[in-house]
Context: one part of a larger RNA
Molecule: small-subunit ribosomal RNA, 5' domain
Organism: uncultured bacterium
RNA sequence: GACGAACGCUGGCGGCGUGCCUAACACAUGCAAGUCGAGCGGGAUCCAUCCAGUGGCAACACUGGGGAAGAUCUAGCGGCGAACGGGUGAGUAACACGUGAGGAACUUGCCCCGGAGUACGGGAUAACCCGAGGAAACUCGAGCUAAUACCGUAUGCCCUCUUCUGAUCGCAUGGUCGGAUGAGGAAAGAUUUAUCGCUCCGGGAGAGCCUCGCGGCCUAUCAGCUAGUUGGUGGAGUAACGGCCCACCAAGGCAUCGACGGGUAGCUGGUCUGAGAGGACGAUCAGCCACACUGGGACUGAGACACGGCCCAGACUCCUACGGGAGGCAGCAGUGGGGAGUCUUGCGCAAUGGGCGAAAGCCUGACGCAGCAACGCCGCGUGCGGGAUGAAGGCCUUCGGGUUGUAAACCGCUUUCAGCAGGGAAGAAAUUGACGGUACCUGCAGAAGAAGCCCCGGCCAACUACGUGCCAGCAGCCGCGGUAACACGUAGGGGGCGAGCGUUGUCC
Numbered sequence: 001g002a003c004g005a006a007c008g009c010u011g012g013c014g015g016c017g018u019g020c021c022u023a024a025c026a027c028a029u030g031c032a033a034g035u036c037g038a039g040c041g042g043g044a045u046c047c048a049u050c051c052a053g054u055g056g057c058a059a060c061a062c063u064g065g066g067g068a069a070g071a072u073c074u075a076g077c078g079g080c081g082a083a084c085g086g087g088u089g090a091g092u093a094a095c096a097c098g099u100g101a102g103g104a105a106c107u108u109g110c111c112c113c114g115g116a117g118u119a120c121g122g123g124a125u126a127a128c129c130c131g132a133g134g135a136a137a138c139u140c141g142a143g144c145u146a147a148u149a150c151c152g153u154a155u156g157c158c159c160u161c162u163u164c165u166g167a168u169c170g171c172a173u174g175g176u177c178g179g180a181u182g183a184g185g186a187a188a189g190a191u192u193u194a195u196c197g198c199u200c201c202g203g204g205a206g207a208g209c210c211u212c213g214c215g216g217c218c219u220a221u222c223a224g225c226u227a228g229u230u231g232g233u234g235g236a237g238u239a240a241c242g243g244c245c246c247a248c249c250a251a252g253g254c255a256u257c258g259a260c261g262g263g264u265a266g267c268u269g270g271u272c273u274g275a276g277a278g279g280a281c282g283a284u285c286a287g288c289c290a291c292a293c294u295g296g297g298a299c300u301g302a303g304a305c306a307c308g309g310c311c312c313a314g315a316c317u318c319c320u321a322c323g324g325g326a327g328g329c330a331g332c333a334g335u336g337g338g339g340a341g342u343c344u345u346g347c348g349c350a351a352u353g354g355g356c357g358a359a360a361g362c363c364u365g366a367c368g369c370a371g372c373a374a375c376g377c378c379g380c381g382u383g384c385g386g387g388a389u390g391a392a393g394g395c396c397u398u399c400g401g402g403u404u405g406u407a408a409a410c411c412g413c414u415u416u417c418a419g420c421a422g423g424g425a426a427g428a429a430a431u432u433g434a435c436g437g438u439a440c441c442u443g444c445a446g447a448a449g450a451a452g453c454c455c456c457g458g459c460c461a462a463c464u465a466c467g468u469g470c471c472a473g474c475a476g477c478c479g480c481g482g483u484a485a486c487a488c489g490u491a492g493g494g495g496g497c498g499a500g501c502g503u504u505g506u507c508c
Stems, first nucleotide, its partner, number of pairs: 001507003005504005012380006018373002020338001025336003029333003034080003039077002042074005050065006087291003097215007106208003111204008119153004128143001130141004158185004163180007189196002217263003224254003229251007266288004270281004293314005316327004344370001346369003352366001353364004383413004393404004417449001419444005427435001452497005457478003463492005473480002
């Protein structure tokens, strides 16, 4: 000097930030991922004409029935999303990260551009109804039905594969372009008639996957390590290369330029310090990685081996009719516990962004705000001028006086901030503003509501008195205290900083 700090004393306001560093301990409760009826069948509610009744001369009103078209809502099937966003740092010394290359060994939903197409059929199944079992969670059987759900056939601009062939290029395997033969491969409709979709192919953008060079901890009181180990052949598998996996064959591979083992640790942009070199650290913000009660596994999907999905095992908690079930806050709040120590079970989708939707819109504890905390940085205030018989009081005194001290009183002035009242935004293109009657502006009253903390032996700026008497105590180091203590305690005075001041811890 710095801090995600804590502790002691003290505490007026505002702006901007920051706030479980410990138990990746356990969690009550609420919310955090839905959306589309313009994919589909059904259901519910409303409802005109209509029918009947009552009242009325009538128009019509009321009650009941019926309910087409229509409007609204929706459990289910289906689509997209749920792999993003948000949290945490346990594990990881590794191509995890950073940086630079490579992929002639790869994938890619939504989006953009271009080309071609969208033909004909079929069988089911939820919902629903009936029955059954169960305490529940839920499950089973029979029957009916729809689709942009599922399946078959056709066609093929083209695509994939086999065989043959031409041109051209390269970096070894080989790549690119073209031709021929054979085999295989698509589709879905909706609507308000404007469109939105669907299928195949080529390109792009963005994203992902893989490989490699180099770089960044400690330990030799760890010196040898290794059997899928190292390589080959053939295969399995993958989007793809590869001992990734398997069979066989060979005997290799790594290591004092530190293998193997042990310890520690998420990595980086950066942060702190320092003139720099360097050292230490990796909170907040941003990029990447890993994890989601513990361990394992796959399914779906363009994408997961999936925080708020599934299955198995385990520990724990809860419900139970004892047969069996339910759960996972390292999301936002919040609770217990641990701890020196870290916040509200708030408001809003108004903005920005995201998902779905043709749209209206819905959802969004992302986010925007507000709340709490001097936790940090910055700014402001607690008044200004005058005022000497230098009042009183306090303290000291050589008793003359000195000092507190222009300090106060007193006189004059001002009103920042806070307070009260009136007006009142930008942030939004619109009739949309949580913040918020906030910021800000104007007016009013009155010095009025607003100062403490540490230190005073030397280092180190600031001295006396009394008390105490190696006691009580102080202390960062040197050291003070045993009867005149500038070092302990109190007081007066003084010094330093100031809404803070000290102490402790840690780093430079």